[in-house]
RNA sequence: CAGGUCAACCAGGUGCGCGCGCUGAAUAAGUGAGGAAAGUCCGUACACCAUAGAGCAGGAUGCCAGGUAACCCCUGGGAACGCGUAAGCUUACGGAGCGGGCCACAGAGACAUACCGCUCGUAAGAGCAAGGGUGAAAAGGUGGUGUAAGAGACCACCGGCGUCUCUGGCAACAGAGGCGGCCAGGUAACCCCCAUCCGGUGCAAGGUCAAACAGGAGAAAGAGCCUGCUCGGCUCGUCUGAUCUCCGGGUAGACCGCUGGAGCAGUCUGGUGACAGAUUGUCGAGAUAGAUGCACACCCGCGACAGAAUACGGCUUACCGGUUGACCUGAGAA
Numbered sequence: 001c002a003g004g005u006c007a008a009c010c011a012g013g014u015g016c017g018c019g020c021g022c023u024g025a026a027u028a029a030g031u032g033a034g035g036a037a038a039g040u041c042c043g044u045a046c047a048c049c050a051u052a053g054a055g056c057a058g059g060a061u062g063c064c065a066g067g068u069a070a071c072c073c074c075u076g077g078g079a080a081c082g083c084g085u086a087a088g089c090u091u092a093c094g095g096a097g098c099g100g101g102c103c104a105c106a107g108a109g110a111c112a113u114a115c116c117g118c119u120c121g122u123a124a125g126a127g128c129a130a131g132g133g134u135g136a137a138a139a140g141g142u143g144g145u146g147u148a149a150g151a152g153a154c155c156a157c158c159g160g161c162g163u164c165u166c167u168g169g170c171a172a173c174a175g176a177g178g179c180g181g182c183c184a185g186g187u188a189a190c191c192c193c194c195a196u197c198c199g200g201u202g203c204a205a206g207g208u209c210a211a212a213c214a215g216g217a218g219a220a221a222g223a224g225c226c227u228g229c230u231c232g233g234c235u236c237g238u239c240u241g242a243u244c245u246c247c248g249g250g251u252a253g254a255c256c257g258c259u260g261g262a263g264c265a266g267u268c269u270g271g272u273g274a275c276a277g278a279u280u281g282u283c284g285a286g287a288u289a290g291a292u293g294c295a296c297a298c299c300c301g302c303g304a305c306a307g308a309a310u311a312c313g314g315c316u317u318a319c320c321g322g323u324u325g326a327c328c329u330g331a332g333a334a
Base pairs, nucleotide, nucleotide: 001330002329003328004327005326006325007324008323009322010321012299013298014297015296017294018293020032021031022030023029034305038316039315041314042313043312044311045310046202047201048200049199058198059197060196061195062194063077064076065075066074067073078093079091080090082089083088094193095192099191100190101187102186103185115132116131117128118127119126120125140158141157142156143155144154145153161180162179163178164177165176166175167174168173206256207255208254209253215247216246217245218244219243222236223235224234225233226232263282264281265280266279267278268277269276270275300303
């Protein structure tokens, strides 16, 4: 210098004017979207409903250790297959011992079978699985012994599995040694088995105040208007009850929930790390038909995906362009 891997971060800026939401007595003043506010896929808080306990059914998760309020999350480790020269990436990683199911096409046969073949035999038949053939997959490989022909039937080495012991590790697991048989496929992203966990609905949750109309109870002979008062007039009533009082449900409407919290930032300490602790500082939207916009000026790299609605931790998806750090590969120079 070129290409790449991993991680972290920014998300046009500044000024002025007008407008909108919130706080506010205010035309002062302050403040006003995101890294994903999104998908609503997991996990919680919170609220209400349900709930003695246990079980069945159903669902979720599934190597080990740790983190966390919790998790289908994160960190570290192990194992495995695949990709990459490498840095690194990837993972629906319990169980095929038992029961059921399935294994297309091809093939004789897909889980116990023999088509061609080999041997014995005149034949019928019997023995065999070396070789051929099919297939993703067909009783470990090579060499030997052996045999009628053969075969882990036996032997040596190699490979795999199981088991025992030792060593390292908290563990998953790894390494070494001994023994055993090689009787016997795959699929649990089919049922199933094992272990652990799991009540439902979501802030339109839920709560407070509370008109109007209808309803109930009680009192009631007056009540209301012209009209501020007197007279007068009018209307509705007098037990078929005008009017007044109270109750009640909780609609319209208003308010709370509602944004100060598993908060954010700095420093220090512990830890490989996720993270935890201490301390200092700080307050950063809260609408309810739903604000966060527009215009102008200047600058640059000419600006992507996108728009809060109870809150938080994750995951996933979308995204113009750019910055920083660590590492890998190649080339060149000193």